[in-house]
Small-subunit ribosomal RNA, 5' domain from a metagenome, 565 nucleotides, folded computationally. It matches the Rfam family "Bacterial small subunit ribosomal RNA". Its family is annotated with ribosome and structural constituent of ribosome in the Gene Ontology. The full RNA is in RNAcentral, with records from SILVA.

Context: one part of a larger RNA
RNA sequence: GAACGAACGCUGGCAGCGUGGAUUAGGCAUGCAAGUCGAACGGGAAGCCACGUGUUCAAUCCUUCGGGAGAGAAUGUGUGGUGGAGAGUGGCGAAAGGGUGAGGAACACGUGGGUAAUCUACCUCGAAGUUUGGGAUAACCUCGCGAAAGCGGGGCUAAUACCGGAUGUGGUAUCUUGUCGCAUGGCAGGAAUAUUAAAGGUGGGGAUUCUACUUCGGUGGAACCUGCCGCUUUGAGAGGAGCCCGCGUCCCAUCAGUUUGUUGGUAGGGUAACGGCCUACCAAGGCAUACGGGUAGCUGGUCUGAGAGGAUGGUCAGCCACACUGGGACUGAGACACUGCCCAGACUCCUACGGGAGGCUGCAGUCGAGGAUCAUUGUCAAUGCGCGAAAGCGUGAACAUGCGACGCUGCGUGGGGGAUGAAUGCUUUCGGGUUGUAAACCCCUGUCAUCUGGGAACAAUCGUUUGGAUACUAAUAUCAUCCAAGCUUGAUGGUACCAGAAGAGGAAGCCACGGCUAACUCUGUGCCAGCAGCCGCGGUAAUACAGAGGUGGCAAGCGUUGUUC
Numbered sequence: 001g002a003a004c005g006a007a008c009g010c011u012g013g014c015a016g017c018g019u020g021g022a023u024u025a026g027g028c029a030u031g032c033a034a035g036u037c038g039a040a041c042g043g044g045a046a047g048c049c050a051c052g053u054g055u056u057c058a059a060u061c062c063u064u065c066g067g068g069a070g071a072g073a074a075u076g077u078g079u080g081g082u083g084g085a086g087a088g089u090g091g092c093g094a095a096a097g098g099g100u101g102a103g104g105a106a107c108a109c110g111u112g113g114g115u116a117a118u119c120u121a122c123c124u125c126g127a128a129g130u131u132u133g134g135g136a137u138a139a140c141c142u143c144g145c146g147a148a149a150g151c152g153g154g155g156c157u158a159a160u161a162c163c164g165g166a167u168g169u170g171g172u173a174u175c176u177u178g179u180c181g182c183a184u185g186g187c188a189g190g191a192a193u194a195u196u197a198a199a200g201g202u203g204g205g206g207a208u209u210c211u212a213c214u215u216c217g218g219u220g221g222a223a224c225c226u227g228c229c230g231c232u233u234u235g236a237g238a239g240g241a242g243c244c245c246g247c248g249u250c251c252c253a254u255c256a257g258u259u260u261g262u263u264g265g266u267a268g269g270g271u272a273a274c275g276g277c278c279u280a281c282c283a284a285g286g287c288a289u290a291c292g293g294g295u296a297g298c299u300g301g302u303c304u305g306a307g308a309g310g311a312u313g314g315u316c317a318g319c320c321a322c323a324c325u326g327g328g329a330c331u332g333a334g335a336c337a338c339u340g341c342c343c344a345g346a347c348u349c350c351u352a353c354g355g356g357a358g359g360c361u362g363c364a365g366u367c368g369a370g371g372a373u374c375a376u377u378g379u380c381a382a383u384g385c386g387c388g389a390a391a392g393c394g395u396g397a398a399c400a401u402g403c404g405a406c407g408c409u410g411c412g413u414g415g416g417g418g419a420u421g422a423a424u425g426c427u428u429u430c431g432g433g434u435u436g437u438a439a440a441c442c443c444c445u446g447u448c449a450u451c452u453g454g455g456a457a458c459a460a461u462c463g464u465u466u467g468g469a470u471a472c473u474a475a476u477a478u479c480a481u482c483c484a485a486g487c488u489u490g491a492u493g494g495u496a497c498c499a500g501a502a503g504a505g506g507a508a509g510c511c512a513c514g515g516c517u518a519a520c521u522c523u524g525u526g527c528c529a530g531c532a533g534c535c536g537c538g539g540u541a542a543u544a545c546a547g548a549g550g551u552g553g554c555a556a557g558c559g560u561u562g563u564u565c
Stems, first nucleotide, its partner, number of pairs: 001565004006561005013411006019404002026367003030364003035092003040089002047082011060069003099322003109248007118241003123237008131165004140155006170196004174191007200229006208223006250294003257287003262284008297319004301312004324345005347358004375401001377400003383397001384395004414444004425434003448506001450501005463487008509554005514535003520549005530537002
């Protein structure tokens, strides 16, 4: 000199863009952060409508004055329709997104390869199929146990839930031919045998057939044809993941030897897959900057520097690891799973003392510790993600707003003229000098702030209506795709921005002034009080302490401290 996720002191006008728990991976009240699908399934509350009926009232009419009829109103109840809440079965998602850096010196990361040793839900393209049966079970009803959390018995029922049979385009196993490869072997074809699958849902059609009801006009259902979404088997792709290898990756020798599943082989098990990954047996090997200890997430990058290098890894992006601590598996295409399960432990809470509940290193917020780090905000409008045919629903991801001079950038705090060089302050050799064109005064301007009025872009879709085209089809129906037009959707926000109004009005401080180092005098103090980055200053004329005037530097900041180069 530069830099910072900074802190502290004094000061503080505005805007834009960034950025903000670095310490206790300490403990957490409260709310929210993962749902969705009724076009998979059974069932179905409230509400609304219609009809019947009970009770209470009642305009009006009739009346033998006793009463009777009664439109209509309120309310209860029953039946039917509509409606679709909250649960339940089932599917997909919940392994993403979000957080943190404790651990880890390691194929964790970076880079370059290998996988002929592998897996892959959803998505895209291709081929083939989608047949026939069955038994349950939740919800519901009912009984019981328990303080609760919850649990058990009995009965009914559905499915794209579960389980058999058929078929086998294909796949797999065995045999074989060709071809290719660095090896184990890969790929393509052929043969026979064995083995291996499925689920439906929702639209449209009317030629024909069947069936239920029928007022004989028709209405509903099924077969049949067909669109879309699914389901099963398989080939390929894309994206993703697993495993292996070369090279690189901190300090200590006041750590010199270390290792027994250890090193290799054979056989087996296990895995999607190779492998001591695991087991049995055999051999005696393996490593040596090993082993041990300390520290640390790694990288793209960032800071500094002319560079080489040094330091660093916050925000953003990629990878890894973790989710109260330790261990374990289940489900699943994928986890050994942050807001899933089980066990043990510590801690907190409830309890009827028998037993239970919990996990903010998600977003806010709270306590604690600390020099120190924000709102218990708005919206799903956009971008994305999950589910859904779609409308849509969900989303503390995200987008916004708020707070903090924490940083960077920009703007302003006025401009021009103005010498009786006013007054004041300071100083003086008492003449003056300086503050100083500074002020006053005159003429202007109107950024920002203030007030008034107008007022965006981010909106593209999706959907729906109408019209047209293409494809499928028996079809001009339906559905799908494309095109055009209309309608509809904004949290931020009446914000940005624009126009107008008034008026210099509301907006400057901080540090330094002995040398390094730009900037000097007076007063006070008297080795005292104090200053200080280094040299050093102060003991009666201190440009070095304290105050004042003046000057210099930077400026909404300025200085100090800490750290790095």